[in-house]
RNA sequence: CUUAUCAAGAGUGGUGGAGGAAUCAGGUCCUGUGAAGCCCGGCAACCCGGCCGAAAUGAGCCGAAGGUGCCAAAUCCUGCGGUAUGAUCCGGAAGAUGAG
Numbered sequence: 001c002u003u004a005u006c007a008a009g010a011g012u013g014g015u016g017g018a019g020g021a022a023u024c025a026g027g028u029c030c031u032g033u034g035a036a037g038c039c040c041g042g043c044a045a046c047c048c049g050g051c052c053g054a055a056a057u058g059a060g061c062c063g064a065a066g067g068u069g070c071c072a073a074a075u076c077c078u079g080c081g082g083u084a085u086g087a088u089c090c091g092g093a094a095g096a097u098g099a100g
Base pairs, nucleotide, nucleotide: 001100002099003098004097005096006095011040013039014038015037019030020029021028024079025078026077027076041071042070043069046067047066048063049062050061051060052058075094080091081090082089
């Protein structure tokens, strides 16, 4: 840079000891009834394996050993546009993750 996805799901564990929810701003929350991090555990099914198929750059179904990812709240909400106020609306930006 391209592309797909982002309202589902996942702990009464151990350790740790004060922060955390990406960044900036504004909100709103979580947290000594124990934050982050680490370990264990788990979830999911992008890559992957199998089934099906003449084949495909294939719809669907199944699996979970391996590579990632993830495990409060919609990506916690808003920020820009449709749009003049608002929204459980639509789109965008930014971001996250996978694959290339």
Molecule: SAM riboswitch aptamer (S box leader)
Organism: uncultured Ruminococcus sp.